[in-house]
The RNA shown here (TPP riboswitch aptamer (THI element)) has 103 nucleotides and comes from Companilactobacillus versmoldensis DSM 14857 = KCTC 3814. It was read from a public genome assembly, where an Rfam model found it. The organism belongs to Companilactobacillus versmoldensis, within Bacteria.
RNA sequence: UACAAUCACUAGGGGUGCAACAAUAGUUGCUGAGACGGUAAAUACCGAUCCAUUUGAACCUGAUUUGGUUAACGCCAACGUAGGAAAGUGAUGCCAUACCGUG
Numbered sequence: 001u002a003c004a005a006u007c008a009c010u011a012g013g014g015g016u017g018c019a020a021c022a023a024u025a026g027u028u029g030c031u032g033a034g035a036c037g038g039u040a041a042a043u044a045c046c047g048a049u050c051c052a053u054u055u056g057a058a059c060c061u062g063a064u065u066u067g068g069u070u071a072a073c074g075c076c077a078a079c080g081u082a083g084g085a086a087a088g089u090g091a092u093g094c095c096a097u098a099c100c101g102u103g
Base pairs, nucleotide, nucleotide: 001098002097005092006091007090008089009088010087011053013051014050017030018029019028020027021026036047037046038045039044059084060083061082065078066077067076068075
């Protein structure tokens, strides 16, 4: 000096479902880190929250997929060593180790 991990700042990335009642506004319930608010003709945009950023399962495609479970649903699992997917700086620095320099 490198290195696990954690934190901070800035940057960009992503998601926002299901069910019942309903005056279609909204209320309540389920899972979750997060299923929110506003504008709008809208698949769009703005903001907030949360998560992940190549050591990448945040998230997307496959998928109107397959099996299970449920009131229902990416609710659980498979798919998945699949194909894609968004960065830098600083600080601290475990066990062990490697490299460089000096004595």

Its Rfam family is "TPP riboswitch aptamer (THI element)". Rfam 15.1 lists 16,130 matches to the family in 8,693 species. About the family: Vitamin B(1) in its active form thiamin pyrophosphate (TPP) is an essential coenzyme that is synthesised by coupling of pyrimidine and thiazole moieties in bacteria.